This is a predicted structure of a 351-nucleotide part of an RNA (large-subunit ribosomal RNA, domain IV) from an Aggregatilineales bacterium. The full RNA is in RNAcentral, with records from ENA.
Context: one part of a larger RNA
RNA sequence: CCCUCGUUAAGGAACUAGGCAAAAUAGCCGCGUAACUUCGGGAGAAGCGGCGCCCACCCGGGUGACUCACACGAGCAGCCCAGGUGGGCCGCAGUGAAAUGGCCCUGCCGACUGUUUAACAAAAGCACAGGUCUCUGCCAACUCGCAAGAGGAGGUAUAGGGGCUGACGCCUGCCCAGUGCCGGAAGGUUAAGGGGACGGGUCAGCUCUUCGGAGCGAAGCUCGGAACCGAAGCCCCGGUGAACGGCGGCCGUAACUAUAACGGUCCUAAGGUAGCGAAAUUCCUUGUCGGGUAAGUUCCGACCCGCACGAAUGGCGUAACGAGUGGGGCACUGUCUCAACGAGGGACCCG
Repeated sequence: CCCUCGUUAAGGAACUAGGCAAAAUAGCCGCGUAACUUCGGGAGAAGCGGCGCCCACCCGGGUGACUCACACGAGCAGCCCAGGUGGGCCGCAGUGAAAUGGCCCUGCCGACUGUUUAACAAAAGCACAGGUCUCUGCCAACUCGCAAGAGGAGGUAUAGGGGCUGACGCCUGCCCAGUGCCGGAAGGUUAAGGGGACGGGUCAGCUCUUCGGAGCGAAGCUCGGAACCGAAGCCCCGGUGAACGGCGGCCGUAACUAUAACGGUCCUAAGGUAGCGAAAUUCCUUGUCGGGUAAGUUCCGACCCGCACGAAUGGCGUAACGAGUGGGGCACUGUCUCAACGAGGGACCCG
């Protein structure tokens, strides 16, 4: 010096990113317990007191030789257990050791119990009851398999599959122009296929021939092939947002100023309603005001100029819950001022 542990004057978080770690609290009995609340809870809230041993008395329960009754049953002594009252004893200390909650106030997130990155993350992530949309009439939809077949389900729309949201309370606005989905089928476009107008190849034969060949060319076989007839889809016509998504700009205006209920104008499919708001979202920003501190880039309450909240990629609340996270306080401490001493094990020396 390192590891593990013990104690510490005065102070008591001044430590630190942060009370991390440690200390403190702790059992049982009695008293007593706030806001808030979904009336269950919050609650072991908080806070306060008692606790050992000996003696006496009182009361209760069990057992009970024995006694009474003798059908059940009742009771004295003794023994065991629990409670109460009074008196006494000892120590610094009586849950005498060990084990054994620290508590309170206030935000944020997630309702909750659960679940997860086996071996750096347990969470505000996932799940969840509940809500809603959508598909599916049964050989269901959907999934696995080339198939047979199987799951779904020996279920049948109060069922099953898929998507989103995520208890509960109050709610969930406007836009269907684009994209998706659903419905429609008049018109346009449109494949294979049908259809064969017309044309090509071959060739019996015929004609001509300077015998080398040239021209015409039926049937058959064969190749190409226009018009025309051909679905769904797309175009088209509607619907649909708890479907993907989106939800404006400029200028002026009131008898102090300031501001603008009001007006004008341009654009759009429509221009953000309620609620919330410097927020897990705010750049400017340590915004401004108030609170808390002697002092507060954090925190709480407000304001609203929302760079760039906003309504099931849900909005705003919310008791209870949380090894979640922010801020404050009480208690307590070697975290610290600032270190000291002690114990065991290493380090060091010898073997």
Annotation:
The organism belongs to Aggregatilineales, within Bacteria. It matches the Rfam family "Bacterial large subunit ribosomal RNA".